Context: one part of a larger RNA
RNA sequence: GGCACACGGUGGAUGCCUUGGCGUCAAGAGGCGAUGAAGGACGUGGAUACCUGCGAUAAGCCCAAGGGAGCCGGAAUCUGGCUGUGAUCUUGGGAUCUCCGAAUGGGGAAACCCGGCCCGCAAGGGUCAUCUUGCCCUGAAUGUAUAGGGGUAAGAAGCGAACCUGGGGAACUGAAACAUCUCAGUACUCAGAGGAAAGGAAAGCAACAGCGACUCCGUAAGUAGCGGCGAGCGAAAGCGGAUAAACUGGCACGCGUUGUGAACUGUCUGGAAAGACAGGCCGCAGAAGGUGAUAGCCCUGUACUAACGCAGCCAGUCAGCCCUCGAGUAGGUUCGGGCUCGUGGAACCCGGACUGAACAUGGGGGGACCACCCUCCAAGGCUAAGUACUCCUUGACGACCGAUAGUGAAUCAGUAAGGCGACUGAAAGGUGAAAACCUCCGCGACGAGCGGAGUGAAAGAGAAGCUGAAACCGUGUGCUU
Numbered sequence: 001g002g003c004a005c006a007c008g009g010u011g012g013a014u015g016c017c018u019u020g021g022c023g024u025c026a027a028g029a030g031g032c033g034a035u036g037a038a039g040g041a042c043g044u045g046g047a048u049a050c051c052u053g054c055g056a057u058a059a060g061c062c063c064a065a066g067g068g069a070g071c072c073g074g075a076a077u078c079u080g081g082c083u084g085u086g087a088u089c090u091u092g093g094g095a096u097c098u099c100c101g102a103a104u105g106g107g108g109a110a111a112c113c114c115g116g117c118c119c120g121c122a123a124g125g126g127u128c129a130u131c132u133u134g135c136c137c138u139g140a141a142u143g144u145a146u147a148g149g150g151g152u153a154a155g156a157a158g159c160g161a162a163c164c165u166g167g168g169g170a171a172c173u174g175a176a177a178c179a180u181c182u183c184a185g186u187a188c189u190c191a192g193a194g195g196a197a198a199g200g201a202a203a204g205c206a207a208c209a210g211c212g213a214c215u216c217c218g219u220a221a222g223u224a225g226c227g228g229c230g231a232g233c234g235a236a237a238g239c240g241g242a243u244a245a246a247c248u249g250g251c252a253c254g255c256g257u258u259g260u261g262a263a264c265u266g267u268c269u270g271g272a273a274a275g276a277c278a279g280g281c282c283g284c285a286g287a288a289g290g291u292g293a294u295a296g297c298c299c300u301g302u303a304c305u306a307a308c309g310c311a312g313c314c315a316g317u318c319a320g321c322c323c324u325c326g327a328g329u330a331g332g333u334u335c336g337g338g339c340u341c342g343u344g345g346a347a348c349c350c351g352g353a354c355u356g357a358a359c360a361u362g363g364g365g366g367g368a369c370c371a372c373c374c375u376c377c378a379a380g381g382c383u384a385a386g387u388a389c390u391c392c393u394u395g396a397c398g399a400c401c402g403a404u405a406g407u408g409a410a411u412c413a414g415u416a417a418g419g420c421g422a423c424u425g426a427a428a429g430g431u432g433a434a435a436a437c438c439u440c441c442g443c444g445a446c447g448a449g450c451g452g453a454g455u456g457a458a459a460g461a462g463a464a465g466c467u468g469a470a471a472c473c474g475u476g477u478g479c480u481u
Stems, first nucleotide, its partner, number of pairs: 001480009015466001016430002020401002022398007029390002031159002039100003042055003046078002050074002061094006070082003105114003115128005130156009163194001164192005174181001178228001204211002215242005225233002246317006254310006264279005280297002282286001288300003320382003323326001331355008341367001362377005417424002437465001440452004
């Protein structure tokens, strides 16, 4: 030095656990804001760094209801208090609510600086931005007026996850290159609205038979079509469903909140009984969680039920209305855009420019255009439900995860840290049933650490704390070189 065995150190895998996540379903809610929001700064406790709460009335003030013995948040400790004259706590209402922030008296490098006017001795309180609309007063060139000016009242603004409508609108990519084309009217951006939005009551489809607003789903159908007829793109009619008020018939079944809420003992093992054994009990309750191991009967609950509140539920038939009745409109030419339609024979719909009718004895459409026939009535407006979404609240569930997983975040996380900045972005859970967290003694530097003693079932559970693998590092013994 190697190997083996034994015993350790280190390390934090594994097992078990879960306060946190993920997903689905159902119901609710779908907004907050000049009565100052969202989000913050700074304060606020007897002692207070942080979080939470609150705002100079500052872990709080007042009222009502509930509740009924403890309480002064997480969070211990010391000190001091509150509470059957009902506290703490819960629900609802009210008061207070610094400063910044749309931020709005002016300014500004947010949380700061500086003002005017009114009230007040003072301290202090109130008020003063802009725009829009209505009303009142005033009022030029200019006579009536108007513009303008002043006042007053109401409204707006800003924030918010997705869903929605409208305006604007890419490129990478694909076409095995690339330009029409595609990606895609997508991403992004702006404006606006609502709990949904949009659309909507035929100048529609259809085809000689007929249907009867719109929206959504299935099908039609990857069809008809479009297409450097390449890559690819891609309908509609029709058919089948979803859907409200109201009426008719049937049924008293639903949901939420707050309450009520049955039934167990003994022996043994053990640190501890819920375990084992023995004998019982309840059950419209044997869901679940907790309690010193595994509890229907210990606790919280659960089933049922009561009070109060809300809404009726199921089946069938089943959406429309209003007006002043629509002209620079319909149509045409030209240039674009949208439809399955890339200019094509290109109808239809929308827009820019230039033009420009008829008036129900009329007009639009039926895919160039014409005739016959059929169908509808533009150029005004409203309209529930069916449909989309989930920042948020409540409940239930999971052949979802279990700390390198599951959210980035189970832990004071969008934190620490990095970056001029936009932005990027972690790690980190577990003593024990209970702190009973080692008073005391010894060694030691008045250490660290260790050994006793003590607590505990266990300290080889001692806080670097459950279990404690491997790598790695040792000690002892044996064998071997």
Large-subunit ribosomal RNA, domain I from a marine sediment metagenome, 481 nucleotides, folded computationally. Its mean pLDDT, the model's own confidence on a scale to 100, is 84.